Predicted 3D model of an 87-nucleotide RNA (SAM riboswitch aptamer (S box leader)) from an Acidimicrobiales bacterium. Model confidence (mean pLDDT): 89 of 100. Lineage of the source: Bacteria > Bacillati > Actinomycetota > Acidimicrobiia > Acidimicrobiales.

[in-house]
């Protein structure tokens, strides 16, 4: 990077640094110098995979990811994101 499958109206923020854009894309609508986005630290949410437990369902949250404005913000589609598997 391609393919397959699952999920995407629930849930979860403080501090430091930086300094103008950001919310994938188009149109809308929003966020943002009362500092967004991003990075770092700590904290938290969730439970996809591993692990533990269990007959099973369930559970735990130890490890690997993920996530913590708005229903994937809304609409759209040869759309995107994340996880697991596979070439």
């Nucleotide at each position: 990077c391609g393919c397959u499958c699952a999920u995407c109206u629930a849930g979860a923020g403080c501090g430091g640094c930086c300094g103008a854009g950001g919310g994938a894309c188009a149109g809308g609508c929003c966020c943002u110098a009362c500092g967004a986005c991003g990075c770092c630290g700590c904290g938290g949410c969730a439970a996809c995979c591993g692990g533990c437990c269990g007959a099973a369902c369930a559970g735990c949250a130890c490890g690997g990811u993920g996530c913590c404005a708005a229903u994937g913000c809304c609409u759209g589609g040869a759309c995107g994101a994340u996880g697991a598997g596979u070439g």